Context: one part of a larger RNA
RNA sequence: CUGGGCGUAAAGGGUGCGUAGGCCGCUAUGCGUGUCGGGUGUGAAAUCUCGGGGCUCAACCUCGAAACUGCGCCCGAAACUGUAUAGCUAGAGUAUCGGAGAGGUAAGCGGAAUUACCUAGUGUAGCGGUGAAAUGCGUAGAUAUCUAGAGGAACACCAAAUGCGAAGGCAGCUUACUGGAAGAAAUCUGACGCUGAUGUACGAAAGCGUGGGUAGCGAAAGGGAUUAGAUACCCCUGUAGUCCACGCCGUAAAUGUUGUACACUAGGUCUUGGGGGUUUCGACCCUGUCAGAGUCCAAGCUAACGUGAUAAGUGUACCGCCUGAGGACUACAGUCGCAAGACUAAAACUC
Repeated sequence: CUGGGCGUAAAGGGUGCGUAGGCCGCUAUGCGUGUCGGGUGUGAAAUCUCGGGGCUCAACCUCGAAACUGCGCCCGAAACUGUAUAGCUAGAGUAUCGGAGAGGUAAGCGGAAUUACCUAGUGUAGCGGUGAAAUGCGUAGAUAUCUAGAGGAACACCAAAUGCGAAGGCAGCUUACUGGAAGAAAUCUGACGCUGAUGUACGAAAGCGUGGGUAGCGAAAGGGAUUAGAUACCCCUGUAGUCCACGCCGUAAAUGUUGUACACUAGGUCUUGGGGGUUUCGACCCUGUCAGAGUCCAAGCUAACGUGAUAAGUGUACCGCCUGAGGACUACAGUCGCAAGACUAAAACUC
């Protein structure tokens, strides 16, 4: 370079936005960049190929032809590609209408529960914990029960195979601000589109910095058990942390282990949202449709498992990635980071 691949064998970037680039609807006309046809010039000789000839043959030498798949110029074609002009509405966007939603940010509010926090009582010897115990708490009155309060964190039921979000993720209630998607009917713009190297933004948990906060839980640590030992599993404590604000980190089995977009290709069933039809006073039921979320399957695909309109089927466009196992999600170097470390990423050697 090419080929073959990427659900589970190596391989889809964590996710969006988007620059360059690549690719790109319908109609008409012009041009003639690519493209195609014809002609002409050139493409040295040798070499190669084919047909002859000469050394006794061959290698070798030699003659002729062909070829040199290329390039320049001239003439022509105009479907495709490109470009210019003019238009179109099926892609894309926009205006309108009524709905759905744990989408986001901020503020306020609420009740249940926990508390070795606290107030005032009742009450007496145990409580707690376990497989069994002990450490621990308790006559300085615990546990239990009850009154009033404090404080922090999380939101039972509703709740669902539910819904929303690009992903990470999102759940008490109310308010304010705000993003997106779907449907209906169809206004306007008129290809404004798809993908996307570099870039940029977001990105669970843990961790880091500064300042708060700390009820419960709880790495580390201490103690009690268990055990041959027990640096564990069990128990009693318990610091960071978990929470908030601001700033970093930039990784996950960041998974559907399945990149994004578009088109096409039998069905059954369930469910969420919005329209339509039928019927009715109205709703339910029934029926059909668009957009989602599941499940079972036809064809096809697949090594099999499985997948199967939410494709892993049939195709197109663009990006990312893989190329035997280990060494190695490593070393060195560079960039980033406060650090932890992250990203990029070898070789020797062994099999």
Record summary
Small-subunit ribosomal RNA, central domain from an uncultured prokaryote, 351 nucleotides, folded computationally. The coordinates come from a structure-prediction model, not an experiment, and the mean pLDDT is 87.